[in-house]
RNA sequence: GGGCGAUUAGCUCAGCUGGCAGAGCGUUCGCUUGACGUGCGAAAGGUCACAGGUUCAAGUCCUGUAUCGCCCA
Numbered sequence: 001g002g003g004c005g006a007u008u009a010g011c012u013c014a015g016c017u018g019g020c021a022g023a024g025c026g027u028u029c030g031c032u033u034g035a036c037g038u039g040c041g042a043a044a045g046g047u048c049a050c051a052g053g054u055u056c057a058a059g060u061c062c063u064g065u066a067u068c069g070c071c072c073a
Base pairs, nucleotide, nucleotide: 001072002071003070004069005068006067007066010025011024012023013022019056027043028042029041030040031039049065050064051063052062053061
């Protein structure tokens, strides 16, 4: 230098043919307990890496950039 893949909640990851952003774990609160833990219920938490484009509508499609991984030279 070239090719491919990944980037979504604090962590690990889903998100189908473009149509209300989700799960598990964690955190907080409540119930339960003498207390802790377990169990049950609820809540908070998001610039979907960044910028631009297409579209009535973009996490999703297109272009560029960045970071990480693998391969080629």